The RNA shown here (SAM riboswitch aptamer (S box leader)) has 103 nucleotides and comes from a marine eukaryotic metagenome. Its mean pLDDT, the model's own confidence on a scale to 100, is 79. The sequence is in RNAcentral, with records from MGnify.
[in-house]
RNA sequence: CUUAUCGCGAAAGACGGAGGGAUCGGCCCGAUGAUGUCUUGGCAACCCGUGAAAUGAGGGCGGGUGCCAAAUCCGACCUGGACUCCGGUCCGGGAAAGAUGAG
Numbered sequence: 001c002u003u004a005u006c007g008c009g010a011a012a013g014a015c016g017g018a019g020g021g022a023u024c025g026g027c028c029c030g031a032u033g034a035u036g037u038c039u040u041g042g043c044a045a046c047c048c049g050u051g052a053a054a055u056g057a058g059g060g061c062g063g064g065u066g067c068c069a070a071a072u073c074c075g076a077c078c079u080g081g082a083c084u085c086c087g088g089u090c091c092g093g094g095a096a097a098g099a100u101g102a103g
Stems, first nucleotide, its partner, number of pairs: 001103006011040005019029003023076004041068003045065006072097001077094007
């Protein structure tokens, strides 16, 4: 850079000690110890291999990567509709950005 997916799912222990959830705003998580690291466990998607049964191809087994608060937590830019106290609010569509896999 290209492409696919992103409202499903899945936590315990140890270490450690202050911010964290990519950015900004909101809203949350956090000394009842978050974020992070390690171990163990789990989930499920993509890829590779195996192979014709495992009882079902929406798949068995093995492996690589990933993931395990909240929809990618929500919004951000454009746009349709409803409402409005005209500040906005709510429900949609598309894009952008981001994450992960494969190339």